[in-house]
């Protein structure tokens, strides 16, 4: 810092950034410096080398040089002899070989680490002091000689030395025995004299030397034992132990000890973790951390083990012995088969194994190791080189200039302009590493020999000689030339750093949380960016961030976590006041704490790194000193405890009698059809007399009221009375003890209910189990029965949401307000004190929610427990139980989160309160019939396309026969059917008519330009070219629009409060409204959008106007507002007026309310329209238009001819019209309002039954067409498939169009289907509304209009209410929902 939510806190887990490796893997790679390199198979190993040397210890002479002698031979030279000399193979001897290198398998141990100790030891070569070294012996190896075996080797005899072996003499130490002294640590150390006793020696040689030799003391060094502390896991290992413990004795060792042994005793170790198992070498260090810590022990240093396994000793100072022996096993190998050989965890190297780790190199020149007097020799210690980026550090790939910011690439809003990028070219310089040529160190200093030279006379000094693997390295000079040298990871968030193309939950990425289903900054690739750089990234492991085992530095009501409760050993903690001591604390000196390392300070490599050089820490041991404070000892004291005395309470425990009522039963009386259950039933009981009832008897169990927020008990728990017995609290006294306390693993004891187990006892109620019901089922909720068991007596189990989900035990910390028990008090009053038991609160605490002297505060001590979620309180194991189970308790695997609190909001067959044609209470419909017209299916070449709960479906269409049309089939064009630009060319464009063709088209052609500066220009056409088109796809890339909730009253914002926050007040409550309308309270106080209200329209008036409209009075006129006139009315249409709970009355605090009030045309919003908040639903629509991205481009354009969009077994919505008498039919008489009209709308006259036809006028309209139907009246039908009803068909007509077959609407005549009021369910209406009657218009060439959209006439019924259904608003409650109840989620099956 990501990650649990819609957001929030908090609890918590997971994950990331840092660092580091002996690392591995992937890409890349120039050079040096110093480190580093088998972590796996302590598997197996060829070959080689890693231990010798001493001739100044012996005998010797096999090889080898010298030299002698012979013999061949001129000579060189070959041959033999001679141990003379240098010297030496193998041999005796001596010393080393126990170091050096190696590896980590064993070991949890006195192995290590630190301290100490030895009066209980050992220690070659080295050094020091001391004394001695007289004089004799025997053997053997080797060499010859015999023999045996394949070998490896082995016998046998025979000789012989020696610093090899063995006596003697002499010596002090040792040993015994005695004694003097001095000291300490139990056992006793040291030392003096004296007497017994046994025991040494080695010579060589360059001969005044030198190297050795032997005893004894001391010293150094090196081991050996022995103790105290310290370092691991597992108690799901709790007991272990027979040489065990321990004594006396004795054996053994260098030395102590049960190390060994024999005899005696019964001990020893353990919850402070024996025993066992499992793991590991340890330690100085390293790594991380701020620090405590945590991990880790590779390289280098010490200590220890170990050397094919497993065992045992020789020899030696020194080993139980890496490169020595022997025995056993395993394996390898060689045999002649009889026998033999061998151990690389030395260095190099091979196999294996593995993800993985190197040259069968040089040299002994340094340094250091063995032997040597020394020369030397030996030396895979060790110094160097070789291989690996395997790690640190340096250095390099150039530097400076240099804008046309080039070219290319990439991006974009694409005339163009950003990035790449001063980057590059180019110009100037510079050369470090490389590469060439030259020079060219340092480690070398000793030893040894010669020469001089000093003294303490065998050592040191000077000088000169000698000696380098590495390596002609390192460094240094010179020369050429940018020349030979740069990658890898990464780019959503964490986490520096964005774009485009591909891809389309595919392919693939990821450390977490996620990306990818067609615009992916997450994938693949490209530009570009960003980080680090000769490296970069993965992987893996450690620590850190993790305060996530919390000692520094965590917690436990409700997140994981108080044991069910008491009592109580061990432990752990302890009141006041003295005193002593000084084990814990402190503090000074001391000793150690190898060294390297690590800080810190200097110095060396050109710097670093490394490297030298000084210095310093904690620890653990003495030692002095300090006494606050732990402790340990003693005294003293009362305040904690705790006893006596006196009162007091209480459903406190046990145990015994006792009692009513109830409830079932038994028997008897009354009595008659039903009881009884339940939402409603049924099963059951009842005429064999149920149920009720009354009086009697019997049983079991439980105690009504009192009763309460009560009381009492540790806790479970504990209720009639009544006695006894036992136990407890509280107050009061201040009479006794004096710290006697608190806590509490393990123990032990108590523990509800259900449960076992034995006897009892059984009224009720009541798991199993039956029957009856509900139910899709119903192994359940319900009902009628019913056994265990509910009860008792003794046993056992020990577990509960044993909950205050709060462990004891002490202190301290504001207040009010109740109530139980005690004291105080003259008190019915009222404070006050202890002591339970409640409420609300203050500081303070808490994530909040709460807690709050009964604390979850604020300390103390003491116990229990947690440490993501699931798996699982399950499995093993172990303990306990008669069982059932309990108690203890994991892992594998799994997930990226499970959780607590609060916050919104959403939902609830919660809950308050209020609305709507929501119901209900009416009219009418629809659902059934035939026909329209949408729509599903279906068909089909095409039936184009959208729209689909409610918010699709007479929807988009407010006019598909051709067009429209997008769909099919079939024919054509490709600058295209329309458009813009720009070359060229033409000159006309156009076009009658005529001719093919279904037409699009083609071909024929009569006619047939303008301007002018003569360049050209306008205008069209044809060619080419760059734009076109596209009703192709995405409405889930979008704009703009529209639908619903919803005209619902709600959404919100500023500032201030208030909360750690999300958030919340305000907006909440009362009252009131259609209304967040208003009015009052009010941590709010204002304010936007929404609601009213401004518009429109309708309903009265009033004023102004007065045509085309009106005509009341005057006048003309048969008549008609027709005309002269009139501004009165009606009407148009403009501008006022009115309503405002304004007045009255009653209610209310007020805002409002009520009211057959008054007045008005109209009254409490007066009818209707427009007006649609923040939003929701990824609602519709890319085909109405715009637009972004994708796709097509002789077609997914474009035109034309014909088809189709009207298909039809069938389903569904919307309407028309019916089923008739409130009607049909006929005939007569009436009254409107809104519109629209010139390619139109009519009158009127004529003709036709009519649709219409023709003529004549009239009107671009308050002028003209235009005076509607139902009503009303009169007549006719007479209840019937009808004189209802009109479907469909047949014939005939007109009409509009280029054309009515597919497919047009009207007319007449004929024909006359289904239909007699419609099932479950369902739709619209609160008034001028339903119903119902008819008219206008838009669209159109006509119409499939019965479809929208408006007029106006006629004109109701009902509303009691809000329980119920639907949908909405506020409060409020729960929630494990938040895609939000169409949610979440559990089991089974696949």
């Nucleotide at each position: 810092a990501g990650u649990u939510u819609g957001a929030u806190c908090c609890u918590g887990g997971c994950u990331c950034a840092g660092g580091a490796u002996g690392a591995a893997c992937g890409c890349u790679a120039g050079c040096g410096a110093c480190a580093g390199g088998c972590c796996u198979a302590a598997c197996a190993c060829a070959u080689g080398c890693a231990a010798g040397u001493c001739g100044a210890g012996g005998g010797g002479c096999a090889g080898c040089g010298g030299g002698g002698c012979g013999u061949g031979g001129c000579a060189a030279c070959a041959c033999g002899c001679c141990g003379c000399c240098g010297g030496c193979g193998a041999c005796c001897g001596g010393c080393g070989c126990a170091c050096g290198g190696g590896u980590g398998a064993g070991u949890a141990a006195c192995a290590c680490g630190u301290a100490u100790g030895c009066a209980a030891c050992c220690u070659g070569c080295c050094c020091c002091c001391a004394a001695c070294a007289g004089g004799g012996g025997u053997a053997u190896a080797a060499c010859c000689c015999g023999g045996g075996g394949a070998a490896a080797c082995c016998c046998g005899g025979a000789c012989u030395a020696a610093u090899a072996c063995c006596g003697c003499g002499u010596a002090g130490u040792c040993c015994g025995a005695a004694u003097g002294a001095g000291g300490g640590c139990a056992u006793c150390c040291u030392u003096u004299u004296u007497c017994g006793g046994g025991g040494a020696a080695a010579g060589c040689u360059u001969u005044u030397a030198g190297c050795g030799g032997u005893u004894g003391g001391g010293g150094a060094u090196g081991g050996g034992c022995a103790u105290g502390c310290g370092g691991c896991g597992c108690a799901u290992u709790a007991g272990c132990u027979a040489g065990u413990u321990g004594g006396c004795g004795g054996g053994g060792u260098g030395a102590c000890g049960g190390c060994c042994c024999a005899c005696c005793a019964a001990g020893g170790c353990g919850a402070c973790g024996a025993u066992g198992c499992g793991u590991a070498g340890g330690g100085g260090u390293u790594c991380u951390g701020a620090g405590a810590g945590g991990a880790a022990g590779g390289u280098c240093c010490c200590c220890c083990a170990c050397a094919c396994u497993g065992g045992u000793a020789c020899u030696g100072a020194g080993a139980c012995a890496c490169g020595g022996a022997c025995c056993a096993g395993a394996c390898u190998c060689c045999u002649a088969c009889g026998g033999g050989a061998g151990g690389c965890a030395g260095c190099a190297g091979u196999g294996a194994g593995g993800a993985a780790u190197a040259u069968u190199g040089g040299u002994c020149a340094a340094u250091g190791g063995g032997c040597g007097g020394g020369a030397g020799c030996c030396u895979g210690a060790a110094c160097c080189a070789g291989c690996c980026a395997a790690g640190u550090c340096g250095c390099g790939u150039g530097a400076a200039g240099g804008a046309a910011g080039a070219c290319g690439g990439c991006c974009c809003u694409a005339c163009g302009g950003g990035u790449u990028g001063u980057a590059a070219a180019c110009u100037u310089c510079u050369u470090u590493a490389g590469c060439c040529g030259g020079g060219g160190a340092g480690c070398a200093a000793c030893g040894g020999c010669g020469c001089g030279g000093a003294c303490g006379c065998g050592u040191c000094c000077g000088c000169g000689u000698g000696u380098g693997a590495g390596c002609g390295u390192a460094c240094c000079c010179g020369g050429a030339g940018a020349a030979u040298a740069a990658g890898c990871a990464u780019c959503g968030g964490c986490u520096a750093a964005c774009u485009c193309c591909g891809u389309g939950c595919c392919a693939g990425c990821a450390g977490c949380c996620g990306c990818g289903g067609u615009a992916a900054u997450a994938c693949g690739g490209a530009g570009g960016a960003u980080g680090c750089g000769a490296g970069c990234g993965u992987u893996a492991u450690c620590c850190g961030g993790a305060u996530u085992u919390a000692u520094u530095g965590g917690g436990u009501u409700u997140a994981a976590a108080g044991g069910g409760u008491g009592c109580g050993c061990a432990g752990g903690c302890u009141g006041c006041c003295u005193g002593u001591c000084a084990a814990g604390u402190c503090a000074g000196c001391g000793g150690u704490a190898a060294a390297a390392u690590u800080g810190c300070g200097g110095g060396g490599c050109u710097c670093a790194a490394c490297c030298c050089c000084g210095u310093a820490c904690c620890g653990c041991c003495g030692u002095u000193g300090a006494g606050a404070c732990u402790g340990a000892c003693g005294g003293g004291c009362u305040g904690g405890a705790g006893u006596g005395c006196g009162g007091u309470u209480g459903a406190g425990g046990c145990a015994u009698g006792c009692g009513g009522a109830a409830u079932g039963c038994g028997a008897g009386g009354u009595g008659u059809a039903g009881c009884g259950g339940u939402g409603a039933a049924a099963u059951g009981c009842a005429u064999a007399g149920a149920u009720a009832u009354c009086a009697c008897g019997c049983a079991g169990a439980a105690c009504u009221c009192c009763g309460a927020u009560u009381g009492c008990g540790a806790a479970g728990g504990c209720a009639g009375c009544a006695u006894g017995c036992c136990a407890a609290g509280c107050c009061g006294u201040u009479a006794c003890u004096g710290a006697c306390g608190c806590u509490c693993a393990g123990g032990c004891a108590c523990g509800a209910a259900a449960g076992c187990g034995u006897g009892g006892g059984g009224a009720u109620c009541a798991a199993a189990c039956a029957g009856g019901a509900u139910u899709a089922g119903a192994u359940a909720c319900c009902c009628u029965g019913g056994u265990a068991g509910u009860c008792c007596a003794c046993g056992c189990a020990g577990u509960a949401a044993a909950c205050g989900a709060u462990g004891a035990u002490g202190a301290c910390u504001a207040a009010c307000c109740g109530u139980c028990g005690g004291c105080g008090a003259u008190a019915c009053a009222c404070a006050g004190u202890c002591g339970g038991u409640g409420g609300c609160c203050a500081a303070g605490c808490g994530a909040a929610a709460g807690c709050g002297a009964u604390a979850a505060g604020u300390c103390a001590u003491c116990c229990a427990c947690c440490u993501g979620g699931g798996g699982a309180g399950u499995a093993c194991g172990u303990u306990c139980g008669c069982a059932a189970g309990a108690a203890u308790g994991a892992a594998a695997c799994u997930c990226a989160a499970a959780g607590g609190a609060a916050u919104u909001g959403a939902c609830g067959g919660g809950g308050g309160c209020c609305c709507g044609c929501a119901c209900a209470a009416g009219c009418g419909g629809a659902g059934g019939a035939a026909c329209a017209u949408g729509u599903g299916g279906u068909u089909u070449a095409a039936u184009u396309c959208g729209a689909u709960g409610a918010u699709a479906c007479g929807c988009g269409a407010g006019g598909a026969a051709c067009c429209u049309u997008a769909c099919c089939c079939g024919g054509g064009c490709u600058c295209g059917a329309a458009c813009g630009g720009c070359a060229a060319g033409u000159g006309a464009a156009g076009g009658a008519u005529c001719a093919a063709g279904a037409g699009a088209u083609u071909g024929u052609g009569a006619c047939g330009c303008c301007c002018u500066u003569c360049g050209g220009g306008g205008c069209a056409c044809u060619u080419g070219u760059c734009g076109a088109g596209g009703u192709u796809c995405u409405g889930c890339a979008u704009g703009g629009u529209u639908g619903u909730c919803g005209u619902c009253a709600g959404c919100u914002c500023g500032u201030g409060u208030c909360g750690u926050g999300a958030g919340a007040u305000g907006u909440u409550g009362g009252c009131u409204u259609a209304a967040g309308u208003g009015c009052c309270a009010u941590a709010a106080c204002g304010a936007g959008c929404g609601c009213a209200a401004c518009c429109c329209u309708u309903g009265u008036c009033g004023c102004c106007a007065g045509u085309u409209a009106c005509c009341a009075g005057c006048a003309u006129g048969c008549a008609a507002g027709a005309u002269g006139g009139g501004g009165a009315c009606u009407c148009u249409g403009g501008c006022g007026a009115g309503a405002c709970u304004g007045c009255c009355a009653c209610c209310g605090c007020a805002a409002g309310g009520u009211g057959u009030g008054a007045g008005g045309a109209a009254g409490g919003c007066g009818g209707g329209g427009a007006u649609g908040a923040c939003g929701u639903c990824a609602a519709a629509u890319c085909a109405g238009c715009a637009c972004g991205g994708c796709c097509c481009u002789u077609a997914c354009g474009u035109c034309c001819g014909g088809g189709g969009c009207c298909a039809c077994a069938c389903a569904c919505g919307u309407g028309u019209u019916a089923c008739a008498a409130u009607g049909g039919g006929g005939g007569g008489c009436a009254c409107a309002g809104c519109g629209a009209g010139c390619g139109g709308g009519g009158c009127c006259a004529u003709g036709g039954c009519g649709a219409c036809a023709u003529g004549u006028c009239c009107c671009g309209a308050a002028u003209c067409a235009u005076g509607a139907a139902a009503u009303c009246c009169c007549c006719u039908c007479c209840c019937a498939g009808u004189u209802c009803g009109g479907a469909c068909u047949g014939g005939a007509g007109a009409c509009u169009g280029c054309a009515a077959c597919c497919c047009g609407a009207c007319u007449c005549c004929a024909c006359g289907a289904a239909g007699c009021c419609g099932g479950a369910u369902u739709c619209g209406c609160u008034a001028g509304u339903a119903a119902u009657c008819g008219c206008g218009c838009a669209u159109c060439a006509g119409c499939c209009a019965u479809g929208g959209c408006g007029c106006g006439g006629u004109g109701a019924a009902u509303a009691c209410g809000u329980u119920c259904c639907c949908g909405g608003g506020c409060c409020u409650u729960g929630c494990a929902c938040a895609c939000a109840c169409c949610g979440c989620c559990c089991g089974u099956c696949a």

Record summary: RNAcentral holds the sequence, with entries from Greengenes. Small-subunit ribosomal RNA from an uncultured bacterium, 1390 nucleotides, folded computationally. Rfam family: Bacterial small subunit ribosomal RNA. Rfam links the family to the GO terms structural constituent of ribosome and ribosome.